The RNA shown here (c-di-GMP-I riboswitch aptamer) has 90 nucleotides and comes from Desulfovirgula sp. The prediction has a mean pLDDT of 83. Lineage of the source: Bacteria > Bacillota > Clostridia > Thermoanaerobacteraceae > Desulfovirgula.
RNA sequence: AUUGUCCAGGGGCAAACUUCACCGAAAGGGAGGGACGCAAAGCCACGGGCCUACAGCGGAUUUUUCCGCUAAGGCAGCCGGGUUGCGACA
Numbered sequence: 001a002u003u004g005u006c007c008a009g010g011g012g013c014a015a016a017c018u019u020c021a022c023c024g025a026a027a028g029g030g031a032g033g034g035a036c037g038c039a040a041a042g043c044c045a046c047g048g049g050c051c052u053a054c055a056g057c058g059g060a061u062u063u064u065u066c067c068g069c070u071a072a073g074g075c076a077g078c079c080g081g082g083u084u085g086c087g088a089c090a
Stems, first nucleotide, its partner, number of pairs: 003090004012038002017033004022029002036077001042083003046080003049075003056069005
């Protein structure tokens, strides 16, 4: 240096749930609390998957409104891939 493994001492992250006079149409995100878990639960939406549907398109309707389709919006703690990296051991 590379590859593999790991039962986590120090240190790190933080699911559900919860608070907010935060952002967003929503999904979701941010901040505080919390701790189920995590050795990449660091980062990147590239492939698959999943969530949402403001706008758009189509339909119903006199209208309000409703229904369907759609990602350019999201999820990296769904799987794969890419990329960077700490410790111990071999």